Predicted 3D model of a 481-nucleotide part of an RNA (small-subunit ribosomal RNA, 3' major domain) from an uncultured bacterium. Rfam family: Bacterial small subunit ribosomal RNA. Its family is annotated with structural constituent of ribosome and ribosome in the Gene Ontology. RNAcentral holds the full RNA, with entries from ENA and SILVA.
Context: one part of a larger RNA
RNA sequence: UGACGGGGGCCCGCACAAGCGGUGGAGCAUGUGGUUUAAUUCGAAGCAACGCGAAGAACCUUACCAGCCCUUGACAUCCCGGUCGCGGUUAGUGGAGACACUUUCCUUCAGUUCGGCUGGACCGGUGACAGGUGCUGCAUGGCUGUCGUCAGCUCGUGUCGUGAGAUGUUGGGUUAAGUCCCGCAACGAGCGCAACCCUCGCCUUUAGUUGCCAGCGAGUAAUGUCGGGGACUCUAGUGAGACUGCCGGUGUCAAACCGGAGGAAGGUGGGGAUGACGUCAAGUCCUCAUGGCCUUUAUGACCAGGGCUGCACACGUCCUACAAUGGUACGUACAAAGGGAAGCGAACCCGCGAGGGUAGGCAAAUCCCAAAAAACGUGCCCCAGUUCGGAUUGCAGGCUGCAACUCGCCUGCAUGAAGCCGGAAUCGCUAGUAAUCGCAGGUCAGCAUACUGCGGUGAAUGUGUUCCUGAGCCUUGUACA
Numbered sequence: 001u002g003a004c005g006g007g008g009g010c011c012c013g014c015a016c017a018a019g020c021g022g023u024g025g026a027g028c029a030u031g032u033g034g035u036u037u038a039a040u041u042c043g044a045a046g047c048a049a050c051g052c053g054a055a056g057a058a059c060c061u062u063a064c065c066a067g068c069c070c071u072u073g074a075c076a077u078c079c080c081g082g083u084c085g086c087g088g089u090u091a092g093u094g095g096a097g098a099c100a101c102u103u104u105c106c107u108u109c110a111g112u113u114c115g116g117c118u119g120g121a122c123c124g125g126u127g128a129c130a131g132g133u134g135c136u137g138c139a140u141g142g143c144u145g146u147c148g149u150c151a152g153c154u155c156g157u158g159u160c161g162u163g164a165g166a167u168g169u170u171g172g173g174u175u176a177a178g179u180c181c182c183g184c185a186a187c188g189a190g191c192g193c194a195a196c197c198c199u200c201g202c203c204u205u206u207a208g209u210u211g212c213c214a215g216c217g218a219g220u221a222a223u224g225u226c227g228g229g230g231a232c233u234c235u236a237g238u239g240a241g242a243c244u245g246c247c248g249g250u251g252u253c254a255a256a257c258c259g260g261a262g263g264a265a266g267g268u269g270g271g272g273a274u275g276a277c278g279u280c281a282a283g284u285c286c287u288c289a290u291g292g293c294c295u296u297u298a299u300g301a302c303c304a305g306g307g308c309u310g311c312a313c314a315c316g317u318c319c320u321a322c323a324a325u326g327g328u329a330c331g332u333a334c335a336a337a338g339g340g341a342a343g344c345g346a347a348c349c350c351g352c353g354a355g356g357g358u359a360g361g362c363a364a365a366u367c368c369c370a371a372a373a374a375a376c377g378u379g380c381c382c383c384a385g386u387u388c389g390g391a392u393u394g395c396a397g398g399c400u401g402c403a404a405c406u407c408g409c410c411u412g413c414a415u416g417a418a419g420c421c422g423g424a425a426u427c428g429c430u431a432g433u434a435a436u437c438g439c440a441g442g443u444c445a446g447c448a449u450a451c452u453g454c455g456g457u458g459a460a461u462g463u464g465u466u467c468c469u470g471a472g473c474c475u476u477g478u479a480c481a
Base pairs, nucleotide, nucleotide: 001481002480003478004477005476007475008474009473010472012470013469015465016464019429020428021427022426023425026320027319029317030316031315032314033313034311035310042053043052064306065305067303070300073129077128078127079125080124081123082122083121084120087106088105091102092101093100094099109119110118111117131295132294134293135292136291140289141288142284143283144282145280147278152191153190154189155188156187157186158167159166160165171182172181173180197272198271199270200269203239205237206236207235208234212229213228216227217226218225243266246260247259248258249257250256322422326381327380328379329378330377331376338369339368340367343362344361348357349356350355388419393414394413395412396411397410398409399408435457436456437455438454439453440452441451
């Protein structure tokens, strides 16, 4: 100087307390461990691994396994020789296919000094080499997590100390903040904080199409449908607005704090992006790049099949429930944000339905996906393993796709399991939040209870810091570095 303390002081955070809802019990989904296996590819491991890499394993993906097959190679550059390619297409044989051997037709390279001279493509060959998701993240770059959006981390000059170092950065106030003020052997400065950026909330102005419709007119069974209009909503650009600016009080004549006015908004207005010096030899050699090592008729390449989905079990994270604030039937209302051409697909017809047929429109503020759901109204159910719950299984179908056996999703009929609110323990959340309800998107041929967004309805509790936990500053002890 640090680190540590079941030392002290101050202070903060859904850290506790006060509340609301969960997990832990059930069934299922998914990840992991274990076990099994020819293989169940690999990585991730307290917080900070475990719906994680994976924004989607039937083939492919795919890295794994057993088998078939290739060896200058699936891919790149150079050299030598040969051919004129390439592309499309017909049929056949062997084979699981890769591959190998035949075959029909169409189309048939460019430049040129006319020299097989140059280029291009393909085939064959030789070696240099290719290749490796092989090892090492403890050789690395880059990227990322975490402490933590915590308020810290440092430097120059000066001063003090023999020196390591100290001072500044401590102290008194204050703040979300090393934020600001005052004081001071310090005076300044840098990286962080804040602000500048995006978005939401009020207003103004500009512009009105594909959006809107107050007034005027036309038309319809009905609809901004049409003429028209720019008022309003909205869209998307430009401005304005909030600064403790004003008033009162407290305070050191300060910084600031408390209350108030005005205001759409008040003291950082809400949300986001933004992550200092560093810590964990944290994670990643399987995104990529890369040193070293290893491999080279295989640890490389191709193919078809299997596996990654196996199942006594254990754990994590979800979904659905156990019901009456509910279930069910019918009726009826209101979003936002997105996506759409190898696409979204209306209306109509067929089907109980999944879906099928045909097809208007739309590169979309125009058309479509699209029905929002909870809510609301009416009826039934009457506390039961039930009109709760939906697992499991049987049968019959639909869709995607060469192909749904291993191993997809959906529909109908039948079946109707556990489960009556969950031990010890444990998690999230302070406001448009929790809880609850649906919608969309990416991935994607198909497949979503996951993920990322969007809106609807919409609480309770706490103005406390004794304790648990994790930070920050000062101080103290130390046989620790």